[in-house]
Context: one part of a larger RNA
Order: sequence, then C1' cells, then structure tokens
RNA sequence: CUCUGCUUAAGGAACUCGGCAAAUUGACACCGUAACUUCGGGAGAAGGUGUGCCCCCGAGAGUCAUGGACUUUACGUCCGCAGCUCAUGGGGGUCGCAGAGAGUAGGUGGUAGCGACUGUUUACCAAAAACCCAGCACUCUGCUAAGUCGCAAGACGGCGCAUAGGGUGUGAUGCCUGCCCGGUGCUGGAAGGUUAAGAGGAGAUGUCAGCCGCAAGGCGAAGCAUUGAAUUGAAGCCCCAGUAAACGGCGGCCGUAACGAUAACGGUCCUAAGGUAGCGAAAUUCCUUGUCGGGUAAGUUCCGACCUGCACGAAUGGCAUAACGACUUCCACACUGUCUCAAGCAGAGACUCA
Repeated sequence: CUCUGCUUAAGGAACUCGGCAAAUUGACACCGUAACUUCGGGAGAAGGUGUGCCCCCGAGAGUCAUGGACUUUACGUCCGCAGCUCAUGGGGGUCGCAGAGAGUAGGUGGUAGCGACUGUUUACCAAAAACCCAGCACUCUGCUAAGUCGCAAGACGGCGCAUAGGGUGUGAUGCCUGCCCGGUGCUGGAAGGUUAAGAGGAGAUGUCAGCCGCAAGGCGAAGCAUUGAAUUGAAGCCCCAGUAAACGGCGGCCGUAACGAUAACGGUCCUAAGGUAGCGAAAUUCCUUGUCGGGUAAGUUCCGACCUGCACGAAUGGCAUAACGACUUCCACACUGUCUCAAGCAGAGACUCA
C1' cells in the first nucleotide's frame, strides 16, 4: 500500500452523476395514527410509553384429595373448599451507564412520472416504463368448422360446438373514444370494358395429280402438313357501393373591435377530411436554463401554472386514478468516516529472509 472487519473529537451529505456504501430503525405489549380512497385499504402510517430482579395483593383458568347433589347404583354424572399448576393485572422495593442488557428482527415521510395489480424476461454485462395479465373491441368459423402440422395417410383444434374455437389490437377501474372511405386493404355487387387455356376456323404457306410451255420455268384441285383472322370464352382487374377499436390521415394566406394588443367576425385557395374532448416546454419543446410562481442564502433538475404543441391527442387509445413497484425524478426528517480530513485497532495479503 491492497482486501475484510471495528472504533472515532467537532461538523453532519459540505461527498458524489446520484446518500453509492455505511449508519440509523428493528422484538413484544399498550396508547395513538393524516391526506387520499375502488371503503377493502392507506397502516407496522407517523409519533410515543413500557420491558430486569425481589416481596405483597390478586380477578380468572386447569386439575381436584376430603366433601356435597343426583340417578338408569356404576370403574356413573355434576358442583367444588384446601392443595398443586398457569396467570393478564395492581402496589411496594431493589441493582447497574445500560433490563427486547449479547445475537437474530422495518429507517421514515412528502412529491411527480410510468406501468393498474401478483407474475415473466435478455442462463453468462440490461429485471425495466419491456412481456404477460383480468377486462374491452373487431374479425373469421355451422362442425368432415375456421386455423395449424404433414407429400400423404393422419393428427391437433376437441372426444369441444358460437356463453365455443382461431386471429388481431388494446390493456384493471372511472370519464370517454371526435372528423375523414380520396389512397391501400377487406366485404358485397354484377350491367358494361379488359381477359387465359379451350372452342372456332376465314385466310395463308409447303407438297402434289394434272395443265401450259421447245426449254428454263409457271399455274395448280383433292389430300396431307404447318400456320391462322373474326366470333365465343371464368375468376381477376377496371367499375359501383359499404367498412377506420381495418392500414392510415386529420391545411394555408389575408383582413377586421373607439389607446395598444388580440380577433368572437369576414374573405380567399386547397382537401377525402382539416385535430373535437382532454392534456400540454411533457419519457414528446429545437429555439430553451421559455416566462411567472413555489421550494434554496444561492435551483440547467423538481413542483404548480401559462400555451408561442419545431414535431400531444383519443383502443398504433386520450385523460384521471386508490393500492402495488429491488422502476425513474425531486425534497425533507433521522442517521452516519460519503465528506471537511484523516487517525487508530484486528486479521489476511503484498514485501524481506528461509
């Protein structure tokens, strides 16, 4: 010097990203206990008092010799003084610094965010606000169900049957969940357009009997072969509707009130429709340490407001919310070697020698 443990004057978070670590608290009995609340809780809230030993009194309880009562006279049932045992409690005394005498055994309160809760998770850097959840909603599925695995047989679903099963989203509860169907998706429709194979076979080409020609060559029926137009031809797509707790989306400019400012009001352009309620510098705010208020002597954090929302917003849920949380933020009390600022002690290493 390092590690583990212990103690410390005065101060008491000045340490630090942050009270990390440590300290405080701690048992039992009694008293007492706030806001808020889903009336269950919160709550062991908080905050107090007592606790050893000896003596006395003693309600009550158990057992019950002797005794008493009763009868179906029995090894019966019931009552019960004394004795023994347990004993809340009351009074008095006594010792120590200290009586839950050592050890084991909650620190507490306030505030805000997120998630309702118990639960689950990255085995070996993340335990959370992530996942799940009960509840809610949409959608599919009539049973040989939908869906899933498998090439199939077959199996699960389910020895279930729409109060059931699958999928998706949201995520207790309370109050609610606005507008848009133009795009994409899904559902329905079938008049028209487009449209495959197939059907169809006009026409064309090759070959060729034959014909023409002195020849070279030309024309060329049927058949065969190769092609092949019109016409016909489903779903789909185009098209027409519906549907947003489907995927998603939810404007701009200009003017206007008798101080100024602002604009209930008006005009205009665009859109499928232009963001409603609620919330808002927020886990979302760039400018920004916004401005005002609170808390501090002093506060980029925190709390309450304001609204100028760069770029909240309603089941990709919005806003509240008691209880809960090894979650996150801020504050206070208690407490402390975290610190001012270090010191000492014990053990184990390091170091030296062997």
Background: Large-subunit ribosomal RNA, domain IV from a metagenome, 354 nucleotides, folded computationally. Its Rfam family is "Bacterial large subunit ribosomal RNA".